[in-house]
RNA sequence: ACCGAUAAAGGCAAACCUGCCGAAAGGCAGGGACGCAAAGCCAUGGGUCUAAAACCCGUCAUAACUUUACUGAGCGGGUCAUGAUUGCCAGGUUGCCGAAG
Numbered sequence: 001a002c003c004g005a006u007a008a009a010g011g012c013a014a015a016c017c018u019g020c021c022g023a024a025a026g027g028c029a030g031g032g033a034c035g036c037a038a039a040g041c042c043a044u045g046g047g048u049c050u051a052a053a054a055c056c057c058g059u060c061a062u063a064a065c066u067u068u069a070c071u072g073a074g075c076g077g078g079u080c081a082u083g084a085u086u087g088c089c090a091g092g093u094u095g096c097c098g099a100a101g
Stems, first nucleotide, its partner, number of pairs: 002101001003098002011036002016031006034087001040093003044090003047085003052082001054079006066073002
């Protein structure tokens, strides 16, 4: 140095519950532990999740719903990250301990 133990000292905290934030995915805080040797940090590449906005299609009847507005708005469907995830994988970066090999 690689590597990672039924070692020691510590660390983190899935599901679930409560509160808050968010359109959602999800996040934060508290409780809680399934797990984790980088489950420390960074959304850089891939994957996955979401679809507010935007764009496309349909539409005064319809699967379903509105407006004084009728080439409109609303509504429905689709596409799509400027969103999320590092506890999906890779990459970058920092780091505690030291049995065996």
A computed fold for a 101-nucleotide RNA from a Bacillota bacterium, annotated as c-di-GMP-I-GGC riboswitch aptamer. Taxonomically the source falls in Bacillota (Bacteria, Bacillati). Its Rfam family is "c-di-GMP-I-GGC riboswitch aptamer". Rfam links the family to the GO term cyclic-di-GMP binding. The sequence was found by an Rfam model in a public genome assembly.